[in-house]
RNA sequence: AUCUUAUCCAGAGUGGCUGAGGGACGGGCCCUACGACGCCACAGCAACCGGUCCGCCGUCAUGGCGGAUGCUGGUGCUAACUCCUGCCCAAGUGCCUCCGGCGGAAUCUCCGCCGGGCGUGCCGAUGGGACAGAUAAGAU
Numbered sequence: 001a002u003c004u005u006a007u008c009c010a011g012a013g014u015g016g017c018u019g020a021g022g023g024a025c026g027g028g029c030c031c032u033a034c035g036a037c038g039c040c041a042c043a044g045c046a047a048c049c050g051g052u053c054c055g056c057c058g059u060c061a062u063g064g065c066g067g068a069u070g071c072u073g074g075u076g077c078u079a080a081c082u083c084c085u086g087c088c089c090a091a092g093u094g095c096c097u098c099c100g101g102c103g104g105a106a107u108c109u110c111c112g113c114c115g116g117g118c119g120u121g122c123c124g125a126u127g128g129g130a131c132a133g134a135u136a137a138g139a140u
Stems, first nucleotide, its partner, number of pairs: 001140008013042005021031003025086004043078003048074002050071001051069007082132001087129004092122004097117009
């Protein structure tokens, strides 16, 4: 770097150094000289991998599944749901047009309301999926 699998509405910050950007990208909206981002120290969160313990299953044996435990272990994380959104579908809603029903004008038509069909736009406040991203574990 690429691929595979899993997870992403929970949780957890102080100090020091530095000094202008940062939240991956576009749009938005935020954070930021009351000091961002980054680095360091300490603290914390979580429980992916590892360890330990328990239960069940299985083997000649190595084991598999589930649960508990924060462990001087390996990572990760500690503003905002991955901050929201991006593409598709649905839901919702506007407009044009057609059909049907009802009502009113007073008449070969016009208007209003209701229901339905085609087309089209909006949607960031809804649901599902995809894409992208992050992290872990494994493989190349």
This is a predicted structure of a 140-nucleotide RNA (SAM riboswitch aptamer (S box leader)) from a Planctomycetota bacterium.
The organism belongs to Planctomycetota, within Bacteria.
It was read from a public genome assembly, where an Rfam model found it.
Model confidence (mean pLDDT): 79 of 100.